[in-house]
RNA sequence: UCAAUCCUUCGGGGCAGGGUGAAAUUCCCGACCGGCGGUGAUGGUACCUAUGAGUACCUCAGUCCGUGACCCGCUUUAUGCGGUGGACCUGGUGAAAAUCCGGGGCCGACAGUAUAGUCUGGAUGGGAGAAGGAUGAC
Numbered sequence: 001u002c003a004a005u006c007c008u009u010c011g012g013g014g015c016a017g018g019g020u021g022a023a024a025u026u027c028c029c030g031a032c033c034g035g036c037g038g039u040g041a042u043g044g045u046a047c048c049u050a051u052g053a054g055u056a057c058c059u060c061a062g063u064c065c066g067u068g069a070c071c072c073g074c075u076u077u078a079u080g081c082g083g084u085g086g087a088c089c090u091g092g093u094g095a096a097a098a099u100c101c102g103g104g105g106c107c108g109a110c111a112g113u114a115u116a117g118u119c120u121g122g123a124u125g126g127g128a129g130a131a132g133g134a135u136g137a138c
Stems, first nucleotide, its partner, number of pairs: 001137002004135007017029003031118002033108002035067004043058005048052001062106002071083004088104005110121003
C1' cells in the first nucleotide's frame, strides 16, 4: 500500500406558546427536526512552474444520484434475493447553479391512542455505514 477473511467499538433529531373539546404534544394557529455514502461553484488551510476557471487536504445537499430502518413476496426462517418506498420552485450572481445567496414552498414507515415526521411501542432490536485492530499478500 492492497484485495481477502475475521474481531471490537460507534452508528437519529424534533411541538415552546396558544385555541376547541369530556378527551388531542394526534385536530386548528403556531413551533421544531433532518440517518448513511456519493457528487459539489460553499468556507478554510497549505503549496507554486504564482494571481490561474491552478494543485492538495479538511469541510459544505432532508427535497440531485444512490442507500438504510419500516412494509410486501419468495426462502433453507440464519441469511439472502426481489418488490414497494417521500419531497422544489423562483429571483440573484456567474462561463456554468440540482448544491451558493435571497424569497416562498414541500416531504417524512408500521402499531397504539381523538386523526401523530416530533408521544408511547416493536427496539437493551435491526441498520446504511464510520473508526480502529488481527491474520495474510506485495
Source information:
The RNA shown here (FMN riboswitch aptamer (RFN element)) has 138 nucleotides and comes from Marininema halotolerans. The RNAcentral record of the sequence draws on Ribocentre. The model forms 100% of the base pairs in the Rfam consensus. Rfam family: FMN riboswitch aptamer (RFN element). Rfam links the family to the GO term FMN binding. The organism belongs to Marininema, within Bacteria.